[in-house]
Molecule: SAM riboswitch aptamer (S box leader)
RNA sequence: ACCUUAUAAAGAGAGGUCGAGGGACGGGCCCGAUGACACCCACCAACCUGCGCCGGAGCGUGAGGUGGCAAAUCCCGCAGCGUGCAUACGCUGGCAGAUAAGGU
Numbered sequence: 001a002c003c004u005u006a007u008a009a010a011g012a013g014a015g016g017u018c019g020a021g022g023g024a025c026g027g028g029c030c031c032g033a034u035g036a037c038a039c040c041c042a043c044c045a046a047c048c049u050g051c052g053c054c055g056g057a058g059c060g061u062g063a064g065g066u067g068g069c070a071a072a073u074c075c076c077g078c079a080g081c082g083u084g085c086a087u088a089c090g091c092u093g094g095c096a097g098a099u100a101a102g103g104u
Stems, first nucleotide, its partner, number of pairs: 001104007013041001015040003021031003025077004043068002047065003050061004073096001078093006
């Protein structure tokens, strides 16, 4: 880098450093000098491992490996269906991206 499988409307500081952009991409809509983003600490969760319980399915724990910590993956982005005169709205599936675990 690519492939496979699984997951996503829950949860997470009123701490420190920095100082201008950030929310993948396009469109939208937002966040941000009342300090965003990033980093550190705290915290959340429980995918993998460990440990304990269990006949098993599974449950607990959170020690190790990751991950997460504005907004549904912030919304839409392709197709189908439904409602509507229509702008549009709703539903289902997909694409893309993200994370984990495994593989090439």